[in-house]
RNA sequence: CAACUGGAGAGUUUGAUCCUGGCUCAGAACGAACGCUGGCGGCGUGCCUAACACAUGCAAGUCGUACGAGAAAGGGGCCUUCGGGCCCUGAGUAAAGUGGCGCACGGGUGAGUAACGCGUGGGUAACCUACCCCUGCGACUGGGAUAACUCGCCGAAAGGCGGGCUAAUACCGGAUAUCGUCGCUGAGACUCCGGUUUCAGCGACGAAAGGUGGGGAUCUCCUUCGGGAGACCUGCCGCGCGGGGAUGGGCCCGCGUCCCAUUAGCUAGUUGGUAGGGUAAUGGCCUACCAAGGCGACGAUGGGUAGCUGGUCUGAGAGGAUGGCCAGCCACACUGGCACUGAAACACGGGCCAGACUCCUACGGGAGGCAGCAGUGAGGAAUAUUGCGCAAUGGGGGAAACCCUGACGCAGCGACGCCGCGUGAGUGAUGAAGGCCUUCGGGUCGUAAAGCUCUGUCAGGUGGGAAGAAACGUCGAGAGGUGAAUAGCCUUUCGGCCUGACGGUACCACCAGAGGAAGCACCGGCCAACUCCGUGCCAGCAGCCGCGGUAAUACGGAGGGUGCAAGCGUUGUUCGGAAUCAUUGGGCGUAAAGGGCGCGUAGGCGGUCUGGCAAGUCGGGUGUGAAAGCCCCGGGCUCAACCCGGGAAGUGCAUCCGAAACUGCCGGACUUGAGUACGGGAGGGGGAAGUGGAAUUCCUGGUGUAGGGGUGAAAUCCGUAGAUAUCAGGAGGAACACCGGUGGCGAAGGCGACUUCCUGGACCGAUACUGACGCUGAGGCGCGAAAGCGUGGGGAGCAAACAGGAUUAGAUACCCUGGUAGUCCACGCCGUAAACGGUGGGCACUAGGUGUGGUGGGUAUCCACUCCCGCCGUGCCGUAGCUAACGCAUUAAGUGCCCCGCCUGGGGAGUACGGCCGCAAGGUUGAAACUCAAAGGAAUUGACGGGGGCCCGCACAAGCGGUGGAGCAUGUGGUUUAAUUCGACGCAACGCGAAGAACCUUACCUGGGCUUGACAUCCUCGGAACCCUGCCGAAAGGUUGGGGGUGCCCGCAAGGGAGCCGAGAGACAGGUGCUGCAUGGCUGUCGUCAGCUCGUGUCGUGAGAUGUUGGGUUAAGUCCCGCAACGAGCGCAACCCCUGUCUCCAGUUGCCAUCAGUUCGGCUGGGCACUCUGGAGAGACUGCCCCGGUCAACGGGGAGGAAGGUGGGGACGACGUCAAGUCAUCAUGGCCCUUAUGCCCAGGGCUACACACGUGCUACAAUGGGCGGUACAAAGGGCUGCGACACCGCGAGGUGAAGCCAAUCCCAAAAAGCCGCUCUCAGUUCGGAUCGGAGUCUGCAACUCGACUCCGUGAAGGCGGAAUCGCUAGUAAUCGUGGAUCAGCAUGCCACGGUGAAUACGUUCCCGGGCCUUGUACACACCGCCCGUCACACCACGAAAGUCAACUGUACCCGAAGUUGCUGGGCUAACCUUGAGUCUUCUCGAGGGGGCAGGCACCUAAGGUAUGGUUGGCAAUUGGGGUGAAGUCGUAACAAGGUAGCCGUAGGGGAACCUGCGGCUGGAUCACCUCCUUU
Repeated sequence: CAACUGGAGAGUUUGAUCCUGGCUCAGAACGAACGCUGGCGGCGUGCCUAACACAUGCAAGUCGUACGAGAAAGGGGCCUUCGGGCCCUGAGUAAAGUGGCGCACGGGUGAGUAACGCGUGGGUAACCUACCCCUGCGACUGGGAUAACUCGCCGAAAGGCGGGCUAAUACCGGAUAUCGUCGCUGAGACUCCGGUUUCAGCGACGAAAGGUGGGGAUCUCCUUCGGGAGACCUGCCGCGCGGGGAUGGGCCCGCGUCCCAUUAGCUAGUUGGUAGGGUAAUGGCCUACCAAGGCGACGAUGGGUAGCUGGUCUGAGAGGAUGGCCAGCCACACUGGCACUGAAACACGGGCCAGACUCCUACGGGAGGCAGCAGUGAGGAAUAUUGCGCAAUGGGGGAAACCCUGACGCAGCGACGCCGCGUGAGUGAUGAAGGCCUUCGGGUCGUAAAGCUCUGUCAGGUGGGAAGAAACGUCGAGAGGUGAAUAGCCUUUCGGCCUGACGGUACCACCAGAGGAAGCACCGGCCAACUCCGUGCCAGCAGCCGCGGUAAUACGGAGGGUGCAAGCGUUGUUCGGAAUCAUUGGGCGUAAAGGGCGCGUAGGCGGUCUGGCAAGUCGGGUGUGAAAGCCCCGGGCUCAACCCGGGAAGUGCAUCCGAAACUGCCGGACUUGAGUACGGGAGGGGGAAGUGGAAUUCCUGGUGUAGGGGUGAAAUCCGUAGAUAUCAGGAGGAACACCGGUGGCGAAGGCGACUUCCUGGACCGAUACUGACGCUGAGGCGCGAAAGCGUGGGGAGCAAACAGGAUUAGAUACCCUGGUAGUCCACGCCGUAAACGGUGGGCACUAGGUGUGGUGGGUAUCCACUCCCGCCGUGCCGUAGCUAACGCAUUAAGUGCCCCGCCUGGGGAGUACGGCCGCAAGGUUGAAACUCAAAGGAAUUGACGGGGGCCCGCACAAGCGGUGGAGCAUGUGGUUUAAUUCGACGCAACGCGAAGAACCUUACCUGGGCUUGACAUCCUCGGAACCCUGCCGAAAGGUUGGGGGUGCCCGCAAGGGAGCCGAGAGACAGGUGCUGCAUGGCUGUCGUCAGCUCGUGUCGUGAGAUGUUGGGUUAAGUCCCGCAACGAGCGCAACCCCUGUCUCCAGUUGCCAUCAGUUCGGCUGGGCACUCUGGAGAGACUGCCCCGGUCAACGGGGAGGAAGGUGGGGACGACGUCAAGUCAUCAUGGCCCUUAUGCCCAGGGCUACACACGUGCUACAAUGGGCGGUACAAAGGGCUGCGACACCGCGAGGUGAAGCCAAUCCCAAAAAGCCGCUCUCAGUUCGGAUCGGAGUCUGCAACUCGACUCCGUGAAGGCGGAAUCGCUAGUAAUCGUGGAUCAGCAUGCCACGGUGAAUACGUUCCCGGGCCUUGUACACACCGCCCGUCACACCACGAAAGUCAACUGUACCCGAAGUUGCUGGGCUAACCUUGAGUCUUCUCGAGGGGGCAGGCACCUAAGGUAUGGUUGGCAAUUGGGGUGAAGUCGUAACAAGGUAGCCGUAGGGGAACCUGCGGCUGGAUCACCUCCUUU
């Protein structure tokens, strides 16, 4: 100088968002374990489980300076009868004994204990303390025994008994008493007044032990005369009685110390007193008696769990968790009980008893207690050596030497933890080889390796080599003290000597040499790190979210990478993150959460002024808060870990002093909180009694006749026995229309005709009084809708249940007809509701505006009114603020204070068990296992609705014609087949890919063949190619059969080259094989619908909104206006094409008005005016007028015009949707096949046929058929083509053949139409299928399987069920024509023109769509979501006859050891009295005292009997619950969910549920009312 210093989040509910909320992760830690791996060292640490059982060894002894006795082996000597004996030594040794001290420490463990056990602070005037220290006094005098030993006896043993001898610091008596204790007397001091203490006097009682060292004079005794012993002096150690100290303890008290209230009452020594006992000591600790107390929601009692603390881990902290090592305390020592000894124990290595267990046994009896150190077994996921040493530190004994010490110091084992070190460093690019990847270029591992140059830690070897050791002791020298002493002893100084388990260790030097030393986890996100292969919802992964169903960064492997590193991961546990129990630091309108409401107890909180006190509070001092640890500073091991010294801190407790603002307490005062009195009115407030009218029903009578009633429509039902309707009269019960109102009253539930009586509360006004009397309110008490229950009434209407009728697939419902409980009354229960404002109560504060109820004042007035101000209530709107948002907003959900209740993920479950309440129904309190990764709130965008509004579309309607029926054609399904190739599947597959399947096509099948291949590129060899031809074969192909035949370029020739053919080898070809869910491209569809978006700004926490909504308008998000929007883009429209009018230009092949010719045909001349052709333009823009409209956009009408409001048609298809379609057009990733899944060929199949469907054609006839005659198109096509014309053929067609590459020629006739004739309603002169025959044409070939012609045949069919399609004008309908494909083949497709309608009131309905809005539990979006029963499987739980176990209460029985008391006739050395003998030592006896055995009694462990309680296990059976890919039945809920839903209750039902009664809005929609806002 310092001890200050510290706070991160993420993933996951959704389509997205914000919030709530749980789950999960990242961090740190550990006495750990497990997996893989493992070089070295230091320091720590190591049975968390069975306080389970233990073999073996060791863990507490020591003292000869307390005492008696006292070996042996061995060695030596002597003797010997050679068996041995004796002596000395060993040795006063060993072992044992008496005695002393120790054994209560040290060491272990955590079972028990929720307790004064522990922690902290106190008290003891209620106590003890061996050994140690200081101090005072003393230690005198006697006595009797007893172990050892010896002898005998019993026993297997353990052990025991008896006789005899003996010592003491063992035991006993007496004396003395500084003194102690007690009693009495007197005096003093202190005091918390209880007492304590001091002094003096008297009385009683109470002690002791010696051992040893040294010493010389004297004395005594013994003597072997050397001497020995004692007295005496002195030292040391010990002994007794006191006093004091130190240390350690006992006891008591305040405070603190886990969970369960589903443990709420506990208690008989219990609580207190008195007396006594007991203890070191207080005490009900114990006993007797007396009293009736004591404890408890501030949690007693009971149950569960647990040793407590310093500390440790975590955390920013507060806190949470924890109590291993180390340290303090406690408890325990096989289990239970008990005492003895002792200063201290109820005693781990002491005792007794009981029990269990183990062992020994001769069966009679005995022995034992590792939770000491090692070690063993067992248990377990798991935890070490039967090591060395007392060298150090510490402990016991001893005077000391010394002995003992598994305390301890060390070593060993284990990466168990922390710390340190190493496994090399530099250089090195042909970026080696190799691996992996690759777009095949390369990239990467990678300076990494090799190579070169170095270093030398650790390990290895060789050598050296500490500190820990200094005491004690001893020797020598010196000083001081004691003492008679130069002795001894004590103290002290200096020097020497002795002592090391670890250990030849640490450390140091040298030698050698990169040599011996790297793994583990991870790489989808969180979370740092990516590719390939394999696999194919398999195998597997996973902490959460989630990966895997053929391209997996998520599985497995590999390469690469990331992170740590002698470790790395996993598992478990704790704290953190978690503000997710919130003191710091949360909430409760809708997310979980306000008690249904009031009264009120305890408690909590409490107005103004003032005095006092000082409990809280604040300041200061003192004591304590052990050490270690944490933190700081410094120091020691090379550093660090670790260790040492000092400090700081320890937020606490206690005590003293001080302060007095605040809280509290005591006292005084006050009036504003609260209350009382007075006046006033308002009110469905409550209770009781009575009264009234309307209506329903019923009864009686009258009138009257066939219906009534009911519904979506009906039926059941009522009615000719007279209903309904109507009139009159009567009965009875229930409810009170209008007024009536987000009006009133009440605490809530709730309260509604009128009158009376009784009664509660609130409000306003004005004064007076009381003087904080207040607020809240756990428990408690009361009230408490409807339903329900009990008893008794009552019963009109209504109406669960029930019955019937309908509806329906069913209909245990909705609808209808009936109808019982009930609804009503009285009394008593029940105690719950969406008991809601989903908002507890009180007080205060914080903009306003506007209604309304009550009341007061002012203004005004004749009055009712009006207006202004105030108080109380009750609504709406709204500022600030709050809120996740919605919303709330002086009636707060704002800002504060006080009190209560409640919440802590969803399900299980408001269930089970238990308790309480109830007659019951049931209520209240209220879990767990298990399971899920969510469940939720608000808001957003969509989508959807059997929601709403507005608006479109051939969507409906209005019309016309069809389809569905027939026959045929064609496509599809299905079936069949060797194959019937493949694809397309609601609209948007099905005359679709097919705009041409006899072969080919062709992808399929059967069979025959080929293997570098039918096709591409490259290489080698041969031959040019090629043409004609033979044989086998169905063909492909095979057969180097025959014949002909040479070109181009280079080159002198030989030869070479290009191209082609053949042969060969290999790279490769090839695949209509798979994946359209890997893709590109193309296409369909919503939809020619009017939409889809962006930038900036603004609003919103955000998703998002705004713009794009609104008012108009349009075909249109078209335009106008408005507007927090302003602009813009893709769409719409326009620009493009065709068509409609005109103009200009042009005039052949087109045209012909005029002119001429004519074979009368624009044929020719001529002309291009017209038509036309095809190029360029014009034209139409709501431009003009009128009207409507916001003066706008625009609409209606009109004029002009060929055309009028986008003129008609086309091309054109926004953002996107459908994993829509296509790998078989093509392209293409991946996968698969490679003498075949490729290629060639022949034949067959795609053409099948009991059926079903789609799309068409032709018909069913007279608006028609047939025959004859006769008009008028457009658009196309044509050279291996169209083919005129002529001839032949009935015809298809054939033959010949002109013309035309086409405004020229041809196809080519257009047809319907028109004009005539005929048919006359018939299965026909309709219809043409089918079949027979004969042909034509194409083609290599028409059998399977073409088209057409002719003759013959002549089917179904007479206009089509349910249903369904197209079309709004040149459209439908109808008529023909052309074209593509194509050898041939058209009812299909594409295109063309001719003739040419009807209808649209209208938008309710069906379908589709657009915009706005609303609800939503939907978001793969209603083809959505989702509920319950049933069936199956698995899991946990409840109940249950019982059964088992543990713990425990009560009562009783029995009762060991032991303490205590009583007894004690038996036994008994010491003391007392006494007798006798000998009379000396001594012996014997009697009595007393004391003691002992024994006996008895109380208490009591274990045990037993009986009966309870609690907890747990198992359990036939049973109950619900959860989960599960798929099952069954229905459709309850979410949109008005198709009967709005939900709550309580009751009944019913396979089930969801249905119905009744009351309640709620957390109900859509429409209308109305009220209120508010704006004008």
Molecule: small-subunit ribosomal RNA
Organism: Thermodesulfobacteriota bacterium